[in-house]
This is a predicted structure of a 580-nucleotide part of an RNA (large-subunit ribosomal RNA, domain V) from a Candidatus Doudnabacteria bacterium. Rfam family: Bacterial large subunit ribosomal RNA. Model confidence (mean pLDDT): 83 of 100. The RNAcentral record of the full RNA draws on ENA.

Context: one part of a larger RNA
RNA sequence: CACACAGCAAGACGGAAAGACCCUAUGAAGCUUUACUAUAGCGUGUCAUUGAAACAGGGUGCAUUCUGCUUAGCAUAGGUGGGAGACUGCGAUGUUCGCCUUCCGGGGCGGACGGAGUCGCCAGUGAAAUACCACCCUGAAUAUGCUUUGUUUCUAAUCCGCUGAAUACUUAGGCGGAGACAGUGGCUCGUGGGUAGUUUAACUGGGGCGGUUGCCUCCUAAAAGGUAACGGAGGCGUUUAAAGGUCGGCUAGCUGCGGAUGGAAAUCGCAGCGAUAGUGCAAAGGCAUAAGCCGGCUUAACUGCAAGACUGGCAAGUCGCGCAGAUGGGAAACCAGAACUUAGUGAUCCGACGACCCUUAGUGGUAAGGGCGAAGCUCAUCGGAUAAAAGUUACUCUAGGGAUAACAGGCUGAUCCUCUCCAAGCGUCCACAGCGACGAGAGGGUUUGGCACCUCGAUGUCGGCUCAUCACUUCCUGGGGGUGAAGAAGCUCCCAAGGGUUCGGCUGUUCGCCGAUUAAAGUGGUACGCGAGCUGGGUUCAGAACGUCGUGAGACAGUUCGGUCCUUAUCUGCUGUGUG
Numbered sequence: 001c002a003c004a005c006a007g008c009a010a011g012a013c014g015g016a017a018a019g020a021c022c023c024u025a026u027g028a029a030g031c032u033u034u035a036c037u038a039u040a041g042c043g044u045g046u047c048a049u050u051g052a053a054a055c056a057g058g059g060u061g062c063a064u065u066c067u068g069c070u071u072a073g074c075a076u077a078g079g080u081g082g083g084a085g086a087c088u089g090c091g092a093u094g095u096u097c098g099c100c101u102u103c104c105g106g107g108g109c110g111g112a113c114g115g116a117g118u119c120g121c122c123a124g125u126g127a128a129a130u131a132c133c134a135c136c137c138u139g140a141a142u143a144u145g146c147u148u149u150g151u152u153u154c155u156a157a158u159c160c161g162c163u164g165a166a167u168a169c170u171u172a173g174g175c176g177g178a179g180a181c182a183g184u185g186g187c188u189c190g191u192g193g194g195u196a197g198u199u200u201a202a203c204u205g206g207g208g209c210g211g212u213u214g215c216c217u218c219c220u221a222a223a224a225g226g227u228a229a230c231g232g233a234g235g236c237g238u239u240u241a242a243a244g245g246u247c248g249g250c251u252a253g254c255u256g257c258g259g260a261u262g263g264a265a266a267u268c269g270c271a272g273c274g275a276u277a278g279u280g281c282a283a284a285g286g287c288a289u290a291a292g293c294c295g296g297c298u299u300a301a302c303u304g305c306a307a308g309a310c311u312g313g314c315a316a317g318u319c320g321c322g323c324a325g326a327u328g329g330g331a332a333a334c335c336a337g338a339a340c341u342u343a344g345u346g347a348u349c350c351g352a353c354g355a356c357c358c359u360u361a362g363u364g365g366u367a368a369g370g371g372c373g374a375a376g377c378u379c380a381u382c383g384g385a386u387a388a389a390a391g392u393u394a395c396u397c398u399a400g401g402g403a404u405a406a407c408a409g410g411c412u413g414a415u416c417c418u419c420u421c422c423a424a425g426c427g428u429c430c431a432c433a434g435c436g437a438c439g440a441g442a443g444g445g446u447u448u449g450g451c452a453c454c455u456c457g458a459u460g461u462c463g464g465c466u467c468a469u470c471a472c473u474u475c476c477u478g479g480g481g482g483u484g485a486a487g488a489a490g491c492u493c494c495c496a497a498g499g500g501u502u503c504g505g506c507u508g509u510u511c512g513c514c515g516a517u518u519a520a521a522g523u524g525g526u527a528c529g530c531g532a533g534c535u536g537g538g539u540u541c542a543g544a545a546c547g548u549c550g551u552g553a554g555a556c557a558g559u560u561c562g563g564u565c566c567u568u569a570u571c572u573g574c575u576g577u578g579u580g
Base pairs, nucleotide, nucleotide: 001580002579003578004577005576006575007574008573010572011571012570014567015566022401023400024399025398027397028396029393030392031391032390035198036197037196038195039194041191042190043189045187046186047185048184049183051154052153053152054151055150056149057148058147059146060145061144063142064141065140066139068137075130078136079135080134081133082132085119086118087117094113095112096111097110098109099108100107101106158178159177160176161175162174163173201213202212203211210230214236215235216234217233218232219231237382238280239339240338244298245297246296247295248294249293250292253273254272255271256270257269258268278287279286281344283342284341285340302325303324304323305322308319309318310317314383327336328335329334350376353373354372356371357370358369359368360367361366408455409453410451411450412449414448416444417443418442419441420440421439425435426434462537463535464534465533467529468526469525470524471523472522475500476499477498478495479494480493481492482491483490502516503515504514505513506512543561544560545559546558547556548555549554
């Protein structure tokens, strides 16, 4: 060196299982609820099955009898018309008794006594004049018809119990109870996670939490335009009948000085600066010929169009010469189709509305549809999925992703560790024995991070055990320099990696604290070395409990008890033995 055998498991990001964690999908399923929408069930009412009476109440029609009071006036005048008489031995005025009513004045009805008159017209008062008659109004009573509601009663529908002939079951029948209810059917309004179908946004230096989502202004933006970020700053979701049009006129603001009350600041004067003022509101760009301020007259904050452009993926958005009509201001030329400009917003569908026109239904009436106009959306997730929608999953599942997180690696090195430079100061004195502020520069790649580059058709994760191996910025042992080194013991620096670097208690712990030693009980790297070597106490499935949160299903870098660790070694590597 080759081969063979027996072994070990460090590597082949070994094998196994299209990762269960994480994210994504306008994926799925289970579960929850004060998510949405349905629905079984339940409740209410009504109609049918469903009949007969009585009483009470409501409404209404007809008839009769009553009822009606401001003030003035004999006094209780409902309205209008007719009217000069009306009533009365068939018992008037009057007296008295009872009932009803009342505005307490009276009015109405009936009985008894009694025996001849009473009322009106006239006059007077008043808006209206009374007896008597007719038609009406308000409210009431009585009688009656219709209708309706409630209560009660009935029995024959219907229901239930017992019995039951022919006849064994079951019925017919009989007895009893309930009774037009119940039950059943149709419709209605509620209730309804009992059940069902679904929804529950995106962006995002992983996801969640937070924030944001449309429009306007500035910067970023690299001197045309345009240009991103969870880059830096702010605004809008309107307002105004004048704050619009036109004609005419005017000029702020600050500082200094002077001036009664009067002051920092009111109003007055002078001077200087020159737009710092003002613009309905953000910012930018404008504005003195003013677009700023004041006044006069007014409605162009018009109708019908529109050459031509800007912008733009589309859809939208923006500017506008000029023509016609009618109008305002101005002597006129002219100006005016809102506002100094840029925000002040919402497509389509749908139904409703307005004034007219058109079409269809044979015609008229009427209805439906279309054209024109304008309104109804914080459709704000603002190019708006529906008229209409929240959660939870550790019981979970599927498709995928290293397009995207947790471990490890990589890049980076803010943070971390080590060193160097400068030297203010401390060190009695003296910057540098030993320290060293304010600062500056390197190195390392052990911390916490940032990034998201390999790996999600799997790179097993803390700690312990076993076995190690390397670095040296050295804990001990060794050699030296300095010392604020008397000696001893130290402090500091240089060289040095040969060897060594403990046993216990608590905790899953690494760490740490404690006990007892030691020459010393080093710091780190090795996938925070090592699970195809062991363990499995912790973390991190399914069970269960506590606290807390949640209406709930459930949840918690909160706690607690419990909880399957597979792999016969092909290659590389290593160990031993044998043969050549």